[in-house]
This record gives sequence, C1' cells and structure tokens, in this order.
RNA sequence: GGGCCGGUAGUCGAGUGGCGAAGAUGCCGCGCUUACAACGCGGAGGUCGGCGGUUCGAUUCCGCCCCGGCCCA
Repeated sequence: GGGCCGGUAGUCGAGUGGCGAAGAUGCCGCGCUUACAACGCGGAGGUCGGCGGUUCGAUUCCGCCCCGGCCCA
C1' cells in the first nucleotide's frame, strides 16, 4: 500500500429501512435476612465511531475518514 471483518448503555452482545434499539452482567431503590450473599420486584443509563449522501424515513444502504483484528505484498 491492497483485501476482508468488526465499532451498538460501565462491560459483553442481538438486531436490521419505519413500530418502544433485545438480552446478560454491572449500578440504584424496595422486598426477603439478625446481617451479608443469593433470589424476587421496580428503576436509571444509548449523539448505534465521525462527517456527508440516498430515502418520506437510516443503527441498517452508499462514499470518505478514524480506531481494532486477520490476510496478502
């Protein structure tokens, strides 16, 4: 330098043109307990890497860039 894959709550991670962006874990509150843990119930937390474009509508499609991984030279 070229090719492929990925980037989504603190962490892991599903999703796919429209409905409220799943789930797990963590965090907060309540219950339970002498207490802690476990368990049950409820809650907060997301510019979907960035900038443009397509579209009535983009996390999803297209282009460029940034970051990470693998391969080729």

Transfer RNA from a Thermoplasmata archaeon, 73 nucleotides, folded computationally. The RNAcentral record of the sequence draws on ENA and MGnify. The same sequence occurs in records of 2 taxa. Its mean pLDDT, the model's own confidence on a scale to 100, is 82. Its Rfam family is "tRNA". The family's RNA type in Rfam is transfer RNA.